[in-house]
Molecule: THF (Tetrahydrofolate) riboswitch aptamer
Organism: Candidatus Heteroclostridium caecigallinarum
RNA sequence: CAAAGUAGGUUCAGCGCGUAAAGUGUUGCGGGAUGGGAACGUUGCCCGCAAACGAAGGAAGUUUUCCGCGAUGCUGAAUUGCGUCCGUUG
Repeated sequence: CAAAGUAGGUUCAGCGCGUAAAGUGUUGCGGGAUGGGAACGUUGCCCGCAAACGAAGGAAGUUUUCCGCGAUGCUGAAUUGCGUCCGUUG
């Protein structure tokens, strides 16, 4: 001097959930985890509580199925991806 490596983000696929409204997203408060290490950090991520806001259903048919819809959950792949100090590799 250069590189590797996180939590996560996006897209695709599979299996689901809801559509009789949860989930997602927003705000406030509290807490937690976070490259290999730290008793280092949030304008990033997660959890809990409260509040506001908000949706696409339809066809067969009536225990169900199918096609959709949702800023929907999990997993896999691709891609992207730490501020400070120390460490690792070349």